[in-house]
Molecule: small-subunit ribosomal RNA
Organism: invertebrate metagenome
RNA sequence: AGAGUUUGAUCCUGGCUCAGAACGAACGCUGGUGGCGUGCCUUAUACAUGCAAGUCGAGCGAGGUCUUCGGACCUAGCGGCGGACGGGUGAGUAACGCGUGAGGAAUCUGCCCUUCAAUUGGGGAUAGCCCGCCUAACGGCGGAUUAAUACCGAAUAUCGAGUCGAUACUCCUGUAUCGGCAUCAAAAGGCUUCGGCCGUUGAAGGAUGAUCUCGCGUAAGAUUAGCUAGUUGGUGAGGUAAUGGCUCACCAAGGCUACGAUCUUUAGCCGGCCUGAGAGGGUGAUCGGCCACAUUGGGACUGAGAUACGGCCCAGACUCCUACGGGAGGCAGCAGUAGGGAAUAUUGCACAAUGAGGGAAACCUUGAUGCAGCAACGCCACGUGUGGGAUGACACUUUUCGGAGCGUAAACCACUGUCAGUAGGGAAUAUAGUGAAUGUACCUACAAAGGAAGCACCGGCUAACUUCGUGCCAGCAGCCGCGGUAAUACGAGGGGUGCAAGCGUUGUUCGGAAUCACUGGGCGUAAAGGGUUCGUAGGCGGAAGCGCAAGUCAGAUGUUUAAUUUCGGGGCCUAACUCCGAGUUUGCAUUUGAAACUGCGUUUCUUGAAUAGAUCAGAGGUUUGUGGAAUUCUUGGUGUAGCGGUGGAAUGCGUAGAUAUCAAGAAGAACACCAAUGGCGAAGGCAGCAAACUGGGAUCAUAUUGACGCUGAUGAACGAAAGCGUGGGUAGCGAACAGGAUUAGAUACCCUGGUAGUCCACGCCGUAAACGAUGUAUACUAGGUGCUUGUCUUAAGAUGGGUACCGCAGCUAACGCAUUAAGUAUACCGCCUGGGGAGUACGCUCGCAAGAGUGAAACUCAAAGGAAUUGACGGGGGCCCGCACAAGCGGUGGAGCAUGUGGUUUAAUUCGAUGCAACGCGAAGACCCUUACCAGGGUUUGACAUGAUACGAAUUUCUUUGAAAGAAGAAAGUGCCGUUUGGAACGUAUACACAGGUGGUGCAUGGCUGUCGUCAGCUCGUGUCGUGAGAUGUUGGGUUAAGUCCCGCAACGAGCGCAACCCUUGUUUUUAGUUGCCUUUUAUGGAACUCUAAAAAGACUGCUGGUUAUAAACCGGAGGAAGGUGGGGAUGACGUCAAGUCAGCAUGCCCCUUACACCCUGGGCUACACACGUGCUACAUUGGGCGAGACAAUGAGAUGCAAAUCUGCGAAGAUUAGCUAAUCUAUAAACUCGUUCUAAGUUCGGAUUGUAGGCUGCAACUCGCCUACAUGAAGGUGGAAUCGCUAGUAAUCGCUGGUCAGCUACACAGCGGUGAAUUCGUUCCCGGGCCUUGUACACACCGCCCGUCACACCAUGGAAGCUGGUUAUGCCCGAAGUCAUUACUCUAACCAUUCGGAGGAGGGUGCCUAAGGUAGAAUUAGUGACUGGGGUGAAGUCGUAACAAGGUAACCGUACUGGAAGGUGCGGUUG
Repeated sequence: AGAGUUUGAUCCUGGCUCAGAACGAACGCUGGUGGCGUGCCUUAUACAUGCAAGUCGAGCGAGGUCUUCGGACCUAGCGGCGGACGGGUGAGUAACGCGUGAGGAAUCUGCCCUUCAAUUGGGGAUAGCCCGCCUAACGGCGGAUUAAUACCGAAUAUCGAGUCGAUACUCCUGUAUCGGCAUCAAAAGGCUUCGGCCGUUGAAGGAUGAUCUCGCGUAAGAUUAGCUAGUUGGUGAGGUAAUGGCUCACCAAGGCUACGAUCUUUAGCCGGCCUGAGAGGGUGAUCGGCCACAUUGGGACUGAGAUACGGCCCAGACUCCUACGGGAGGCAGCAGUAGGGAAUAUUGCACAAUGAGGGAAACCUUGAUGCAGCAACGCCACGUGUGGGAUGACACUUUUCGGAGCGUAAACCACUGUCAGUAGGGAAUAUAGUGAAUGUACCUACAAAGGAAGCACCGGCUAACUUCGUGCCAGCAGCCGCGGUAAUACGAGGGGUGCAAGCGUUGUUCGGAAUCACUGGGCGUAAAGGGUUCGUAGGCGGAAGCGCAAGUCAGAUGUUUAAUUUCGGGGCCUAACUCCGAGUUUGCAUUUGAAACUGCGUUUCUUGAAUAGAUCAGAGGUUUGUGGAAUUCUUGGUGUAGCGGUGGAAUGCGUAGAUAUCAAGAAGAACACCAAUGGCGAAGGCAGCAAACUGGGAUCAUAUUGACGCUGAUGAACGAAAGCGUGGGUAGCGAACAGGAUUAGAUACCCUGGUAGUCCACGCCGUAAACGAUGUAUACUAGGUGCUUGUCUUAAGAUGGGUACCGCAGCUAACGCAUUAAGUAUACCGCCUGGGGAGUACGCUCGCAAGAGUGAAACUCAAAGGAAUUGACGGGGGCCCGCACAAGCGGUGGAGCAUGUGGUUUAAUUCGAUGCAACGCGAAGACCCUUACCAGGGUUUGACAUGAUACGAAUUUCUUUGAAAGAAGAAAGUGCCGUUUGGAACGUAUACACAGGUGGUGCAUGGCUGUCGUCAGCUCGUGUCGUGAGAUGUUGGGUUAAGUCCCGCAACGAGCGCAACCCUUGUUUUUAGUUGCCUUUUAUGGAACUCUAAAAAGACUGCUGGUUAUAAACCGGAGGAAGGUGGGGAUGACGUCAAGUCAGCAUGCCCCUUACACCCUGGGCUACACACGUGCUACAUUGGGCGAGACAAUGAGAUGCAAAUCUGCGAAGAUUAGCUAAUCUAUAAACUCGUUCUAAGUUCGGAUUGUAGGCUGCAACUCGCCUACAUGAAGGUGGAAUCGCUAGUAAUCGCUGGUCAGCUACACAGCGGUGAAUUCGUUCCCGGGCCUUGUACACACCGCCCGUCACACCAUGGAAGCUGGUUAUGCCCGAAGUCAUUACUCUAACCAUUCGGAGGAGGGUGCCUAAGGUAGAAUUAGUGACUGGGGUGAAGUCGUAACAAGGUAACCGUACUGGAAGGUGCGGUUG
C1' cells in the first nucleotide's frame, strides 16, 4: 500500500466482499513447563452455611477466675471513639450527574497541627446486680439500690455570639479595624517511676474533608412545536451550616423555545482502552477520580459527618419460625448454592508485609490486603534434542513403468542435559522482633533421548498439487463461484504451505471506506438544482484615514491527580512485568503586549447599487370594442343519384331530393400569409386590428444619494394541461360511450357518430420530460460568423444590451462544455450517498374531491447504472451481387411401380444420418455369407497376435452321429536346414500373462467430411490517434467476377484468400507413324488427310476510335480458330454450426470376460392401416405397331469378352474362330423412308395375376433376375404449393463402367447423338457483401422483456377487537414521620417554697405524604377472523406493452376506461 466482483471487451460511477489490528470472549480439535496479569458482559434473580467492625478496665461501678497474696486476667452493662472509612454493583440518572475552569464578601469541618486562656464549686438520676411478674419466642413490666470522662444548674470568660457607632477599603448586597452596651454561652477527669503524660472547655489560625453557585462541553428522534401556576419576578416571614420559591402569605404576569424548549427512546460520567498516518470512529472490564444505589417505596433519629449495604420506623412483595396471640430476615462484602446463559474460579492460608479502626501502650480486629488453588482466558519466555549418517533401505504415494517424492528424514554411530524427575543444600522479602506464601526461588549431584506437536489451509483474491471415490447426488462456499463420469473447489490418501502449545471458527469494534469527504466527495447525461420570483431571520460584503482590542498572534503565570502512552536509564538470567527520571497532557482561566486581517465605533470617497432627463424596440399584462377567411347549421334557388370513407370495405347520409353549386341569414371558436436558431416576460407563458390603463428592460449624456449591496431557512405571491364547484356558452374538435371494420381475439391502431371537456366569469387545485434534465449573484480567461435592438459615424467601422452557430486554452468517465462555461475563483441557498421494496405504509398539514406535501422499515439482490467500443440484429437507410425474382423451357405435387425415411408391427424387423447442409444417404449391389439383430444348438487362453513348457512333421483320406458347428474313431504319411544337443514353419495339449467386443461416450479426441461459399473476404508488423476497449490501414471517389486495379488519404508495408501457375477442350505447326488412315486383287506400298501422343506456337486490353480525371477501366472496331477470366475441371482464406462420423480407420476413459467374446443352423434387415422425400413409366398422333436404311464416344474383357454356325417363338443352350486387345468381342437410339392405327381408356398405358420355361448359385419358399403365352388396373397433363436450368445449356435419345456368382440398376459415375426459348429490369421474395443509423441484444431477434391469473414460502400494512407495559391528570383513602398546635395524662435536677411555675415525655388535632383504590385519557408492545399490496421461487396460464421506426415513436403530468400488460383525450419533452 491494495485486491476480487456489473461487460463480449473498455473507462467511469457505485455498492457488496477480502487481506490488518484488537477482545473480560465463547465453540471445535489438540495440549509439555514457567513468569506476570485477568476471570458472571446474561436475572439490580432468589439465597442454605461460615466469615466480612470492632475496640478501650489508663472513664465507671458490679460480677468472676487464678494467685507465689505482691498481683495477673476475663467480662454482661453504663460510658467514649469507630460502625458516614474500607469492600460491592451500575438499576436509576440526558442532570451542574460528570469533565474543565472560576466564585463563595453566602458556608460547615470530629480526630490532627500551631497559638492564647482555662479546667472553680455543686446537684439529681439511671442501666447493671437483687426481688417479683407476663410471654411459645422476640422481649417486656413493677419494686428496691448504685457509679462515672453519663446528665443538670451556678461562678468566671480580654478575643466569642448579639447589638449600636466611627474610620479605612472594596466586588452591589458588604469586609477589615477600633470603641460602647441593662445582653448570652464553658469544663472531667484518668494514669504516673511524681519528672510528667493522656484527656476536657472557650477562642483564633492552619490542614483535611464536605457543601453551594456559575461559564463552557456532554447521545438520538421534528413522523415530538409549542411548554410552564410555585410557574418567572418582587415584598415580608419561616427554614438551613449556608445563598435561593427551598417553603409560606400577598402583589405583578411573567419565564423557556427553531442557536431545538417540551415530549419520547437510549445511557452512569471521566482519566483512559482499541483502532487509525492523522483528523476521527468505537468503547467506558481489570487500575484510578466523581456520582448513584444497597429486597421495592416513603421517613426521620443519632452524629462533625448519613437521610446510613452488614442502624431504626412504616407500607408492599417474597422467605422462614409460631403454642396462631405474634415474631424474624435482606450476599449489588469474601467464599459458596440454585436459576439464567454460549460463558466466567476455592464454602483455601495469614494478619508476616502495606494500610484501616480502637487503645497511653502491649495488643485486639480486619474475606481491605498479602498469598496460595482452578482456567492456554491473555501477554511474555523456554523446551520437545544436537552432530554425523546414501544402498538414497522398507513401507506409503505417484508414474510416461525408466523413474520420482517422502528423504539425512529413519535405522545406525557419537554427543548434550534446558524443562519435567529423584536426592542433598538453601536465601531475600524485617538494616530490632514477628514469615502465610515455603523447604519456595536458587545452587549442586544423579540417571536417561528417554516423558513432551498440533491445528488450519492448498480454484482466484492468498503462500501451498497430485491420485482415487462421487457424478447438479453427497456436499463446499468470506466474495466470485465449484459439483450433471477425466473435480488442483466435494470426501479420502500422499505431498506441500502457514502458524505453533496452540491453531481454526463464530461474535463485536476500528481500519481499508475519500463509502457522510474538517483534513478529504459530489449534483448536464451515473443518485443529486427547489417549477419561478419577492423577501424575513441568518450568512457574506466596495475604497481611504483614525481609534478600540471581541476574534487573531506572541510571551508569562496558575491549573491540567496518579497510573497509562513516548523517550532515557535501573531491577527480576532475558522478556512480559516493574521502579526512577524526563517529556507530553494539544485544554481552560488570568495577565502583559502586537494591530496586518476580520469585527466594533467614527470621519470621508465613488467605482457597486439606486434616483432624476431624453430616446428606443417588443405576441409583456388587464379591459373594452371591432374585422375578414374558413367550418357547421337554417332558409330559398339550380340540379339528379349517388355522397362519404378506406389499404380494401362497411356502419353513416341520400328520391321525404343528399353530395355539388348560387344567394341570404345565424352561431361559436381560432387568427392563414407576414413568421424567423426572430421579439417580450421571473417562470408558467404571450400572435388579427384599434383604443384605454399598466409592469419591466436597453441605450445616451449630465447631475444627485453615498455601500443604501449579494444570497436567502421559515414565509408570501405567481404557476401549462388535465381536474373540481357555481352560473353561462357550445361552431369545430373530442376522453367515455355506440356502431362498422381488422384480427385467433381487438375492451386498440382505421372509419362513422358522439357526451363531459375545450370557450367566458368568479373560486379551488399546485402538479409536468414545470428541461438548457445545467440555482442565484460578481469578477477574470483567444477568437470567428450570423440575427435582433440602441448610440457614435460620410463610409469602413467602433462601442453597449440580447440571441444562435463554430472554435483555442482549460475542464470532463466519455459524450461534450467552451466570455450565455460544464474553465478559473468568491458568497449564499437547495439537494445526493447501491438496486428493489417505494415516493409505498403509518402519522401529521393542506384540499370539496381527485389528490398534493412531508416520508420510513422489515425483507430481498450482488449488482442496478452512465458514456463510449466491437459485433449481431431491425417489419432503419444507401450502394452492389447471385437462376434470387422477373422473362422463358421442362418438371415435382394427382396415377402405377421402384427406392429411401417416419410411424406402426415384430422374437428380431441391427445401427447410424434428421431444416437448408437426413430421406436412390453410409450401402460401388442383405436368398447363405455379408450381419452388427432374433430363436435355438455349441466353445471358453478362445475364430485372431506374442511369450513359456510338453508332444507331434505338416498334411491327406475314410467311418459313425448331428440341422450344422462339432464330437468319437480309423488309416495313410515321416518332409526342410543342420555343428546331429537342436532349429524354422505348422498342429495338438496345459497354465498364466492376455486375446476379443460393430459394447458406451463424435459433448474427451485424431483424421476425414458437410455447410455458409469459390462468397471476397480474414489478419499482422511498425507508425499515428484514443485514459481504454479499440480505431486507422481495410474508410472515401471511380472501377472490377474479385480487398481486381487506379486516384486520394496518418499511414507505410506484409501475409492467408482472389487471379495466375496445373489438367482438359477449341486452332495451327513440328516430330513420330501400328493394330489406326489411304490405295488396291486385303500380299505389298504410301505418309497427304482423319486420328493417335509428345513438343511448341497462340490471347496480352497487345493495336485502334470514343467515354472518364489525361488514371484504372468500360463501350465499339480491326485482325484472329478463339477477345476481354475463351468453355469445363481440380483448387475451398480466418472462421461458424460442441454440424457429421468411436459402425471405415486410429484413440483416452468407462464397461463385459463360461460373456456385451467366438462358432453354427434357421429366421430377420424384404413386415404394412398409413404419411413424406427421390426417381422410373405413362396418360398418347411432335405418337404407337410393323418393315427397311444411317451415323458415335467414354469404357470393359483370361475363373473373362465371345464372333460365326446349329437348336429353340424366346430367355437361352450346344459348339469354338479371334482377342492378354487403336488388331478380337457389342443391332447404338432418337433419326430417315415406307406402311398401318384415327381420338377411343384405344393397336395409348403397362400395373397386377395365372400357366409354362430359362439362368446364376450348396440353396431362388420366406426373398433373385430373365423369357413366352394369357390377363390388361390406375392413369385423359395433375389443388395449395414447389424444383432445375442462361448454350452445345435445358429438353430429349441411347451407350459404357464400378460393385457383382446372380440380381431387385428405374440408382450412381461417365460417354456421346439431336438440340431450343428467354433475360425489359432490380420494385418485391430468398441468400450474401460494403458503408451508415438505432438498440435495454452479446447463448447475440429462435434475443431481450412487461403485467394479470394459478401454486408454495417469507416479511409487512389495515382490521371488529383482545392482552400487557409506561406516563401524566382528577377524585377517594392515608401508614410511619418531621413541623405546627392543644393542655387530656405523667413528670428527678432549675425557680419557687410546698399551691405551683418553667421545661420535658406520652396522648389528641391539623398540613404534607408513600403504597393502595377509582375515572376518563395518552402512548407503546404483543396478538387477531378477514383483507391489501410487496418480495422470492420449477420449465404453469393469458396475451406481447417496452428495447429496431419494436411493427400505432417513446416518455412525463392529468382524466376516463379495459382480464392483463395497456388504450384514448388534453398539454408538454426529445432521452